[in-house]
Context: one part of a larger RNA
């Protein structure tokens, strides 16, 4: 420098932007840097190879040759690849209609429930369990009505439905605000693709500091289970869970499958959109574009299985693996309040 690989065997970074880098559309036209091609020098000697010669032979040695892949100058070709010049519109993008949706973020607003409180009726049990006991109740509970307080979730719609880059998002209005699909002309005219570092997001726990606290609960007390029960089941219960701000940065962060683009049988559902037909009906039926299931050809797979939403063909560029444990430890560095993250061996051993 270079080999095979990366759903499940070791390996896709949690997700996004995006600086350098690499890579990059259709045509013409210049340049001749790369590439490609004659020449010329120049590439020590010896070794190595070819041919031949001397020591009885051989090692040795000596003549000649080649070869030295390079490297400098020069002269030529221009297909590609760079680079310079104008253009082009299939990429990518901007207007402009039309649409759908738990995408984000702040205010308000609901009605079920659950608990406490206050009253009222009413009275001996009530909760809980395999069965029970702790607990709760004559100081009037459970039941039931009435009125009040508070916090958290939003039944039914709901759906291999929908959004969003991932995490993730579900009651109803409002404001504010991101992406997305579909049409149709118009306009800009390669502005793309990927990205080491690098910045952002980032579940749940945790953590700071100030609130709130109804339920449901690590821990912690009681009850029962058992040989024992530091559980599993019952009663009770503090941090949490909820808010605002800051902080951690992780994970079955799973489609265990990195982005982009091309290209490669079909069948059936469904979500969004556009067109058609129409007895204009929430239908029907074709067909087109995005999405998101299900089966399944060819191919690929060790199978299993994937299969136009590819794990099939191809290109682009990051990212990771290279026997098991030692070990995601240790040492050191960064980052954090801390808990700890991330970076990450070896000795030994099988």
């Nucleotide at each position: 420098c270079u080999g095979g690989g990366c759903g499940u065997a070791a390996a896709g970074g949690g997700a996004g932007c995006g600086c350098a880098g690499g890579c990059g559309g259709c045509g013409a036209g210049g340049c001749c840097a790369g590439u490609c091609u004659g020449a010329a020098g120049u590439g020590g000697a010896a070794u190595c190879c070819c041919g031949g010669g001397g020591c009885u032979u051989a090692a040795c040695u000596c003549c000649g040759g080649a070869a030295g892949u390079g490297c400098u100058u020069u002269g030529g070709a221009u297909a590609c690849u760079a680079c310079c010049u104008a253009g082009c519109u299939a990429g990518a993008g901007u207007a402009c209609g039309u649409g759908a949706g738990a995408g984000g973020a702040a205010g308000g607003c609901g009605g079920a429930a659950u608990u406490c409180c206050a009253g009222g009726u009413g009275u001996a049990g009530c909760g809980g369990u395999g069965a029970a006991a702790u607990g709760c109740g004559u100081a009037g509970a459970u039941a039931u009505c009435u009125g009040g307080a508070g916090g958290a979730a939003c039944a039914c719609c709901g759906g291999u439905g929908g959004c969003g880059a991932a995490g993730g998002c579900g009651g109803c209005c409002u404001u504010c605000u991101g992406g997305c699909a579909c049409g149709u002309u118009a306009c800009u005219g390669a502005c793309g693709c990927u990205g080491a570092g690098g910045c952002u997001c980032g579940a749940a726990a945790g953590c700071g500091u100030g609130g709130g606290g109804a339920g449901c609960g690590a821990a912690c007390g009681g009850g029962a289970u058992u040989a024992g029960a530091u559980a599993c089941c019952c009663c009770g219960g503090u941090a949490g869970u909820c808010c605002a701000c800051g902080c951690c940065g992780u994970a079955a962060a799973c489609g265990u499958u990195g982005u982009g683009c091309a290209c490669u049988a079909g069948g059936u559902g469904u979500c969004g959109g556009g067109g058609g037909u129409a007895u204009c009906g929430a239908c029907c039926c074709c067909u087109c574009c995005g999405g998101u299931g299900c089966c399944g050809c060819a191919g690929c797979u060790a199978a299993c299985g994937c299969a136009u939403u590819a794990a099939g063909u191809g290109c682009a560029c990051c990212g990771c693996c290279u026997g098991g444990g030692g070990a995601g430890u240790a040492c050191g560095g960064u980052c954090g309040c801390a808990a700890g993250a991330c970076u990450g061996a070896a000795a030994c051993u099988c």
This is a predicted structure of a 350-nucleotide part of an RNA (small-subunit ribosomal RNA, central domain) from a metagenome.
RNAcentral holds the full RNA, with entries from SILVA.
Its mean pLDDT, the model's own confidence on a scale to 100, is 87.